[in-house]
The RNA shown here (c-di-GMP-I riboswitch aptamer) has 88 nucleotides and comes from a Pyrinomonadaceae bacterium. Its mean pLDDT, the model's own confidence on a scale to 100, is 81.
RNA sequence: CAACGAUAAAGGCAAACCUGUUGCGAAGCAGGGACGCAAAGCUGUGAAUCUCAGUCAAAAUGACUACUGAGAUUGUCUAGCCGCCGAA
Numbered sequence: 001c002a003a004c005g006a007u008a009a010a011g012g013c014a015a016a017c018c019u020g021u022u023g024c025g026a027a028g029c030a031g032g033g034a035c036g037c038a039a040a041g042c043u044g045u046g047a048a049u050c051u052c053a054g055u056c057a058a059a060a061u062g063a064c065u066a067c068u069g070a071g072a073u074u075g076u077c078u079a080g081c082c083g084c085c086g087a088a
Base pairs, nucleotide, nucleotide: 004086005085012037013036017032018031019030020029021028022027035075041081042080043079046077047076048073049072050071051070052069053068054067055066
């Protein structure tokens, strides 16, 4: 230095839920709260799931299916970048 990840040390983040708020919505933000996390730090490449709109099929209507576009999640996987410590 790299790989790796301890009943180590110093720390960090914050699920569900509640309150307020933004959005058509998925969901986001702030506060509380901790299920957990060695990247649960950053980005959003490729997927996956979800939302909205349109189109096609079906169809009395609706729901469902397929396609396209725009979005959302990333603590779903993958990809890229940066990073604390130093046992085995």